[in-house]
A computed fold for a 72-nucleotide RNA from a Candidatus Woesearchaeota archaeon, annotated as transfer RNA. The sequence is in RNAcentral, with records from ENA. NCBI's taxonomy places the organism under Archaea, Nanobdellati, Candidatus Woesearchaeota. It matches the Rfam family "tRNA". The family's RNA type in Rfam is transfer RNA. About the family: Transfer RNA (tRNA) molecules are approximately 80 nucleotides in length.
């Protein structure tokens, strides 16, 4: 320098154009003599950045940034 994959909640990851979700962690409640386990509820997101396409973009297109891999 070129190509491929990835970047979404604190963490690990879903969502293949139409309401952004799960597990875990966190908070509260139930349970228990207390704690843990278990059960229920809640909070937590400018979807890496900036543009474009579209009635509508996490999703499609372009550029850039970061990480991993391959080639030269």
């Nucleotide at each position: 320098c070129u190509c491929g994959c990835g970047g979404u909640a604190g963490c690990u990851c879903a969502a293949u154009g139409g309401c952004a979700g799960a597990g875990u962690a966190c908070u509260c409640g139930g349970c228990u003599g207390u704690a843990g386990c278990c059960c229920g509820a809640g909070a937590g997101g400018u979807u890496g950045u900036g543009g474009g396409u579209u009635c509508a973009a996490a999703u499609c297109c372009c550029a850039c940034c970061c990480g991993c891999g391959a080639g030269a």